[in-house]
Context: one part of a larger RNA
RNA sequence: GCAUUUGGCGAAUGCCUUGGCACAGAGAGGCGAUGAAGGACGUGGCUACCUGCGAUAAUCUUCGGGGAGUUGGAAGCAAACUUUGAUCCGGAGGUCUCCGAAUGGGGUAACCCAAUACGAGUAAUGUCGUAUUAUUCUGUAAAGAAAGCGAACCUGGGGAAGUGAAACAUCUCAGUACCCAGAGGAAAAGAAAUCGAAUGAGAUUCCCUGAGUAGCGGCGAGCGAAAUGGGAAAAGCCCAAACCUGGUAGCAUGCUACCAGGGGUUGUAGGACUUCAAUAUGUAUUUAUAAUUAAUAAUAGAAUGGUUUGGAAAAAUCAGCCAUAGAAGGUGAUAGCCCUGUAAAUAAAAUUAAUUGUAAAACUAGGAGUAUCCUGAGUACCGCGGAGCAAGUGGAAUUCUGCGGGAAUCUGCCCAGACCACUGGGUAAGGCUAAAUACUCCUCUGUGACCGAUAGUGAACCAGUACCGUGAGGGAAAGGUGAAAAGAACCCUUAAGAAGGGAGUGAAAAGAAUCUGAAACCAAAUGCUU
Numbered sequence: 001g002c003a004u005u006u007g008g009c010g011a012a013u014g015c016c017u018u019g020g021c022a023c024a025g026a027g028a029g030g031c032g033a034u035g036a037a038g039g040a041c042g043u044g045g046c047u048a049c050c051u052g053c054g055a056u057a058a059u060c061u062u063c064g065g066g067g068a069g070u071u072g073g074a075a076g077c078a079a080a081c082u083u084u085g086a087u088c089c090g091g092a093g094g095u096c097u098c099c100g101a102a103u104g105g106g107g108u109a110a111c112c113c114a115a116u117a118c119g120a121g122u123a124a125u126g127u128c129g130u131a132u133u134a135u136u137c138u139g140u141a142a143a144g145a146a147a148g149c150g151a152a153c154c155u156g157g158g159g160a161a162g163u164g165a166a167a168c169a170u171c172u173c174a175g176u177a178c179c180c181a182g183a184g185g186a187a188a189a190g191a192a193a194u195c196g197a198a199u200g201a202g203a204u205u206c207c208c209u210g211a212g213u214a215g216c217g218g219c220g221a222g223c224g225a226a227a228u229g230g231g232a233a234a235a236g237c238c239c240a241a242a243c244c245u246g247g248u249a250g251c252a253u254g255c256u257a258c259c260a261g262g263g264g265u266u267g268u269a270g271g272a273c274u275u276c277a278a279u280a281u282g283u284a285u286u287u288a289u290a291a292u293u294a295a296u297a298a299u300a301g302a303a304u305g306g307u308u309u310g311g312a313a314a315a316a317u318c319a320g321c322c323a324u325a326g327a328a329g330g331u332g333a334u335a336g337c338c339c340u341g342u343a344a345a346u347a348a349a350a351u352u353a354a355u356u357g358u359a360a361a362a363c364u365a366g367g368a369g370u371a372u373c374c375u376g377a378g379u380a381c382c383g384c385g386g387a388g389c390a391a392g393u394g395g396a397a398u399u400c401u402g403c404g405g406g407a408a409u410c411u412g413c414c415c416a417g418a419c420c421a422c423u424g425g426g427u428a429a430g431g432c433u434a435a436a437u438a439c440u441c442c443u444c445u446g447u448g449a450c451c452g453a454u455a456g457u458g459a460a461c462c463a464g465u466a467c468c469g470u471g472a473g474g475g476a477a478a479g480g481u482g483a484a485a486a487g488a489a490c491c492c493u494u495a496a497g498a499a500g501g502g503a504g505u506g507a508a509a510a511g512a513a514u515c516u517g518a519a520a521c522c523a524a525a526u527g528c529u530u
Stems, first nucleotide, its partner, number of pairs: 001528008014515001015480002019451002021448007028440002030149002038099003041054003045077002049073002060093006069081003104113003114133007135146004153184001154182005164171001168218001194201002205232004215223002236432003239376001243262009267410001269375004273369004282363002285361012298346002304319005320337002322326001328340003381405007412427005467474002487514001490502004
């Protein structure tokens, strides 16, 4: 040096899963000055940590459930509780230190210092207890509201660059990321001054199609519709004005302005006005009430024994049984019939939700006539500068508006892609509106040709921890004895420790550095060889 064997070290592999990942169906979609989210500090007989809780401090009261043990993880010692029903589970309440929007003032969060009223105490002062005392908005006041937090979804206000164009400037990325404001369980949009071109449709939203079409585009890179058709879902309404009544104020004393009530709401124009008729129909609002269903504890729930092997039977075998239950998990190996359960069936004192019904309130209707009046003004529209429409200024309509100009009034006005005519469609300059759609921090149930500890969340384990960084921030490693601790009494070696040898337990040492235990690497023994 090589080979073999036996060990060590080492941790792969196999098997496992308490944890993850993705999705589906239901639910919930908010919490907060009645002090949140998140914390600090406390709290146990002994208590470092976690969990729970808050000076009533691993809890208190009450109403239900439940039925034998209990005093959390977590042993032990001690002391207790419990069929006069504990522990435990659920509903409702009580208590709830300090910080934190933090709100009496201050402040280096969890601390410091007050004022006022009432009370305790003291001879008196100091001291102590309870309550109130921030700001903004509304309101005469009394009083009320707001704020802050929260995963995504939504609307609005701002708004990049890396990139692509094989460079780069228009363009693209992209109105994306990001910042800010605001709202809801959804939001936004929404009942035609719409599309369109057929004698058509008839609010909005979403999906498929149309279609990578029509178009836009240093006509480069790229960007990219709409109508139609088919589906999902369907729901329509309220003001302003004319006019009438009342009130208040002003003065030209019969007018004007404002307020309240009535009236009225549209394109086949409608309404006011005049006239005729009349109390029907419904509702998306509010309140009360009843029923039903559901949620938040639960109840009950069928049917198996022998023999063999084995440490253990659920295995094998023999003979049975149940099944509206042969989902699943556990039990000393693989169990329909052992346990928890499962199917079908039941259940709530209390709180909550939904649906339906009833009652009340509120709101809600017709016909004819056409002289006069009304029908949203610094608006429509135009010019200039921009933005947004799939569309880059183009022949560029339509939409929005910073500056300037500035109409008409139903015999009106707007649109139909410059513009004009004809023809057609509509009725702007006020507002509300469920469903179909988007999302999941969260709860429950279930599923997986998802992972199985270098995987799957960063985190299966006391993980956003240890640790790093002034800080913003970054950020791990780490699972498995055994069926059961039965976790090795006792003896021996000993440096009295570690470790080992006996003995004992166990099916097996699997011996806690604990399942399996590969390789690299190390050692010893034997053989061969130089």
The part of an RNA shown here (large-subunit ribosomal RNA, domain I) has 530 nucleotides and comes from a Thermoproteota archaeon. Model confidence (mean pLDDT): 85 of 100. RNAcentral holds the full RNA, with entries from ENA.